[in-house]
RNA sequence: GAUGAACGCUAGCGGCAGGCCUAACACAUGCAAGUCGGACGGCAGCGGCACCUUCGGGUGGCCGGCGAGUGGCGCACGGGUGCGUAACGCGUAUGCAACCUACCCUUUACUGAGGGAUAGCCCGAAGAAAUUCGGAUUAAUACCCCAUGGCAUCCCGGUCAUGGCAUCAUAUUAUUAUUAAAGCUUCGGCGGUAAAAGAUGAGUAUGCGUUCUAUGAGCUAGAUGGUGUGGUAACGGCACACCAUGGCAACGAUAGAUAGGGGCCCUGAGAGGGGGAUCCCCCACACUGGUACUGAGACACGGACCAGACUCCUACGGGAGGCAGCAGUGAGGAAUAUUGGACAAUGGGCGCAAGCCUGAUCCAGCCAUGCCGCGUGCAGGAAGACUGCCCUAUGGGUUGUAAACUGCUUUUAUACAGGAAGAAACACUCCCUCGUGAGGGAGCUUGACGGUACUGUAAGAAUAAGGAUCGGCUAACUCCGUGCCAGCAGCCGCGGUAAUACGGAGGAUCCAAGCGUUAUCCGGAAUCAUUGGGUUUAAAGGGUCCGUAGGUGGGCAAUUAAGUCAGAGGUGAAAUCCUGCAGCUCAACUGUAGAAUUGCCUUUGAUACUGGUUGUCUUGAGUUAUUAUGAAGUAGUUAGAAUAUGUAGUGUAGCGGUGAAAUGCAUAGAUAUUACAUAGAAUACCGAUUGCGAAGGCAGAUUACUAACAACGUACUGACACUGAUGGACGAAAGCGUGGGGAGCGAACAGGAUUAGAUACCCUGGUAGUCCACGCCGUAAACGAUGGUUACUAGCUGUUCGAACUUUCGGUCUGAGUGGCUAAGCGAAAGUGAUAAGUGACCCACCUGGGGAGUACGUUCGCAAGAAUGAAACUCAAAGGAAUUGACGGGCGCCCGCACAAGCGGUGGAGCAUGUGGUUUAAUUCGAUGAUACGCGAGGAACCUUACCAGGGCUUAAAUGUAGAUUGACAGGACUAGAGAUAGUUUUUCCUUCGGGCAAUUUACAAGGUGCUGCAUGGAUGUCGUCAGCUCGUGCCGUGAGGUGUCAGGUUAAGUCCUAUAACGAGCGAAACCCCUGUUGUUAGUUGCCAGCGAGUGAUGUCGGGAACUCUAACAAGACUGCCGGUGCAAACCGUGAGGAAGGUGGGGAUGACGUCAAAUCAUCACGGCCCUUACGUCCUGGGCUACACACGUGCUACAAUGGUAGGGACAGAGAGCAGCCACUGGGCGAGGUGGAGCGAAUCUACAAAACCUGUCACAGUUCGGAUCGGAGUCUGCAACUCGACUCCGUGAAGCUGGAAUCGCUAGUAAUCGCAUAUCAGCCAUGAUGCGGUGAAUACGUUCCCGGGCCUUGUACACACCGCCCGUCAAGCCAUGGAAGCUGGGAGUACCUGAAGUCGGUCACCGCAAGGAGCCGCCUAGGGUAAAACUAGUAACUAGGGCUAAG
Repeated sequence: GAUGAACGCUAGCGGCAGGCCUAACACAUGCAAGUCGGACGGCAGCGGCACCUUCGGGUGGCCGGCGAGUGGCGCACGGGUGCGUAACGCGUAUGCAACCUACCCUUUACUGAGGGAUAGCCCGAAGAAAUUCGGAUUAAUACCCCAUGGCAUCCCGGUCAUGGCAUCAUAUUAUUAUUAAAGCUUCGGCGGUAAAAGAUGAGUAUGCGUUCUAUGAGCUAGAUGGUGUGGUAACGGCACACCAUGGCAACGAUAGAUAGGGGCCCUGAGAGGGGGAUCCCCCACACUGGUACUGAGACACGGACCAGACUCCUACGGGAGGCAGCAGUGAGGAAUAUUGGACAAUGGGCGCAAGCCUGAUCCAGCCAUGCCGCGUGCAGGAAGACUGCCCUAUGGGUUGUAAACUGCUUUUAUACAGGAAGAAACACUCCCUCGUGAGGGAGCUUGACGGUACUGUAAGAAUAAGGAUCGGCUAACUCCGUGCCAGCAGCCGCGGUAAUACGGAGGAUCCAAGCGUUAUCCGGAAUCAUUGGGUUUAAAGGGUCCGUAGGUGGGCAAUUAAGUCAGAGGUGAAAUCCUGCAGCUCAACUGUAGAAUUGCCUUUGAUACUGGUUGUCUUGAGUUAUUAUGAAGUAGUUAGAAUAUGUAGUGUAGCGGUGAAAUGCAUAGAUAUUACAUAGAAUACCGAUUGCGAAGGCAGAUUACUAACAACGUACUGACACUGAUGGACGAAAGCGUGGGGAGCGAACAGGAUUAGAUACCCUGGUAGUCCACGCCGUAAACGAUGGUUACUAGCUGUUCGAACUUUCGGUCUGAGUGGCUAAGCGAAAGUGAUAAGUGACCCACCUGGGGAGUACGUUCGCAAGAAUGAAACUCAAAGGAAUUGACGGGCGCCCGCACAAGCGGUGGAGCAUGUGGUUUAAUUCGAUGAUACGCGAGGAACCUUACCAGGGCUUAAAUGUAGAUUGACAGGACUAGAGAUAGUUUUUCCUUCGGGCAAUUUACAAGGUGCUGCAUGGAUGUCGUCAGCUCGUGCCGUGAGGUGUCAGGUUAAGUCCUAUAACGAGCGAAACCCCUGUUGUUAGUUGCCAGCGAGUGAUGUCGGGAACUCUAACAAGACUGCCGGUGCAAACCGUGAGGAAGGUGGGGAUGACGUCAAAUCAUCACGGCCCUUACGUCCUGGGCUACACACGUGCUACAAUGGUAGGGACAGAGAGCAGCCACUGGGCGAGGUGGAGCGAAUCUACAAAACCUGUCACAGUUCGGAUCGGAGUCUGCAACUCGACUCCGUGAAGCUGGAAUCGCUAGUAAUCGCAUAUCAGCCAUGAUGCGGUGAAUACGUUCCCGGGCCUUGUACACACCGCCCGUCAAGCCAUGGAAGCUGGGAGUACCUGAAGUCGGUCACCGCAAGGAGCCGCCUAGGGUAAAACUAGUAACUAGGGCUAAG
């Protein structure tokens, strides 16, 4: 885009068309084929007329006419359907010299004379009926006989003429034989017979075209042909007799499946593809099958006979029927209409005609089924109103000029009125030409549709809009609801709490009396490719060669004209399509004219090309001399090394094997070694991108036979060529058969190991096999994953076998092979590139999404194994190729890190502290969970904190603001009740300039939530990682993703720097800049300092003073590979270099790229959405967060002598302090208390400890260790029970250095020692954060473990190896294969039976005759029987396959 459509929602009108696609299923009822009295006998019924009459009626074919009957014509047309049919059925073209044709037209001739019947009518009979029988009588245009007859037919001759491709035809003449007719009449005519010709319509023959399956390859006995006969309208095996053995088929016979064919219709640029409704042509059919009759025509839709199935009637004896005609009914189905009107028109039948008949036809009805047209109003109208919807920066936007309102119009609908065309005729009357007839003119008559189309008038916006869609494709977006549910979906896909995708709403978009959905077809699809595709790797080159058919084929000349091209003629029905014009108001629709119909046939020309024929040529191809070449083949002979075995010798304890072992062999003498012998298999070195062969493949040497390639020549043949379906030959390894052989190796098998297991990898053995001969098999990643032949198209460089030249050389040139690199070109890219995957030609093979499946069935081959050919159902939306970026690898290379190693000290064992899990509980609030949670949030839970639990209360506490009202009090103090919150009682106080201020109470509005979502978020945080990376601009490369830069060579801690470089630059990171510390200088000296001077004390910078030193805190300097030497192109590195306080980043801190982990946090805070609102808010009391069988993390203290204990006397830094730090003092054993100076601090406050010296303890569960428990206290605090810290006395547990495993640390570090601070009333602090004191050991090195960086490689990974993914098993579903069997179907064969009927024969019966009845025979539909084949369905059981889900 289209449709004979259907379904859903909706629906105003008209015109034109269309309307059972399914059950060729069954049909009630009505109608669809009759007509003619001008063929006939007649006359039932009707109307006249006449007569009779008893007025009831009767009679008469007399007239109009006419039922039934005889006869003629028609019924073979028109109408329906598409079962069958793959066919001369259809289409197209040609023929019939092999034929027929009623009615019609033209022409010629004839129409004489007889006969007997029969229906009807009448009488009778049988039967329920249908119907039938008998008797009597009768007519014809019914039937028969006779006559006549030729331009008819037949027989046999003659004449010569014409025509034809041929058999032959035509013409003419003579002979023989045969057959015809019908009447009616108004007398005009209408008919009848014979013959010829025409027209029309049939019949028949031939060429070409006409679906699928080869898993259908052979078919055929009247089959193919001949002769003869019969039959037919006619030819013919059409039928029969005889004879022959042919005929068809790979250019697809036969068989099976499907199907009416064409004009045309849909689509498409076309070529094609799909279809065969309506209209037209042809065919076939008429309940199913068969058969003939009649007839011009039928083997007959509304005729006959028979058989069968079905339905109906029946008195059970017997009968009737055929809607695939028009309506209509049932059934089937998603689905398809009225039991209408009329013959007015067109057409048909009969008739002289009037006319009759006509479900053909013309009309109407139903249906949005389609096409076309019209309408549902138009203009103005902004406060851009209200509502609705949406956003929000509260301004707004949108619905929307929409509505209201004002004006205008009236198609359509409604009402009324008028009102067609279609009609021309026939007949009749008149006239003209003319004339026994025909033609023309005038008049008259005829309308189903229909009072329809159309026209006018009236009133009034009045009567008239929906459907689908809105994630992308694809035009059109928001809100709410839902929450992987409900649902959507054409493909991709959407939905798991912020859905433009579901449902609703608002808005929008597209169409519009329709709109969507479904189904089907074409297009896009170059996705079967003729136009117009491919085959190295995506699907696809046959394993290789030979060769048949076929296809294709070198140069020249001649001829022919098949292909090809051109002209002409015929045909190509009409309708359709296209164009012009015209008619309905337009259009659809219709008319008319043209063009077109690309085709077929005939004919005349042309001759370049192709083909045919003839001749010729040599360059393709082949033969041939010579020269070589090679692992080419077959058969034989033969050689050495190695291995094994045997015999003998020497010799002794192991050998062998592995990652390590064991099995195995060996004292019965192995292994090793020597000699000899035997056996089988394979051929080291040469040896190579070497060579040969068609491929498979071929390797010691040599002989024989055979074949081949190449080069260079000569002569010859003269296109002999290329390819190659079917076919044939060869064809690795394994395997099979028969017979040999068997050393080594070695499937199966056995044993030993390994392992969770190990039906494996490893080891020890070992059978088939491997070898030979003969015969099968016929497959391989049979690969260059690249078919063969041929021609052409830039180069460079090796190598093998030849030839020629030559200046003799590493020379030049030229053939045939075999390699590498590359240009153009090609290619999706990788790549290929004269050995093409380039450019052309020819031939063959193969492909058409993945899986199912190279499977099933069938067939062929094979001894088997199996091979070849080779589907479908079902299922998925992908499978696949090449390349890119990452990630990953028990891949490679380089490098780094307390990563390992080398060391030191720990953890893991004990007790305790603390955190977590688990358990418990009314609650044990919540969060953090590998590294990157677990002394974490918490830098301080007795109440508070507090979020949790139990109980008791409140409904608004607190803050702030606004507005209103009230009051000068409330609050506060005291007391009472209560666990307290709270409640009650009592007490009693504002300022003022009088304007008000202030305060309180109350009301209203704004609250509150540690409730949920860290997977809606902001912010700040952890980790990879202080790792060296991450990017950009421009340019260049690539179809592109992307690459380059950023790689390479060096170097560095570093993408740090240098060199090179299609890259050149730049940014974020690294470094540097910042802070502390290490040295020095300058400036400044108080609370700090005190060298020198002075004063003073028992003593002390205590004082005067000093500004040197230390120190304080500001500013500077200093370090930059700067200098030297070496190496290096440079960057840089090395030299323990010099100098220097410090040397190569001096040490430490802060500083953390792009990003990753949906990392953590809604409980710091903020915030979207959701949720609660007498509660999930808030207040109070008590409890809990501190529980305790257990498990883990982090720590403290120890286990002791490098120690404990007692005594003595030294040395810091940093920080803090007023509700504070507290000197000093006397009392207390002590915690602490009392009194009390100083200090808001460089001024006051704090014994630093380890270390050092001295004594003691001698290795013990101790003078170690301090848990636990008892008692007594101190302090803080409202309060110390759950649940604080500290002190004293007493008690004195485990623990004697810690399994597997595991952590930290590279120098002022580890280890060890103490001090301070934050939080804080106090403290569960052994924690955290800082500070200083003392102060080591070790690093060979980068193999390994872990993590990381760069380059490279492979990849089927990309939520990226914690990836992906294979198979079995279990469960469910689906389709399929096999299968003992069971049930159908169609076709055929054989035999039996055999209706009707044609034909043949017979005929003693009937008939004057023609003929008939009867009987017999042949054939046949149908029926029965039998055996096989094919095909379909189903089936216990069974096999594999697909799909599903978190097994």
RNAcentral holds the sequence, with entries from ENA.
Predicted 3D model of a 1447-nucleotide RNA (small-subunit ribosomal RNA) from an uncultured prokaryote.
Its mean pLDDT, the model's own confidence on a scale to 100, is 82.
It matches the Rfam family "Bacterial small subunit ribosomal RNA". Gene Ontology terms of the family: structural constituent of ribosome and ribosome.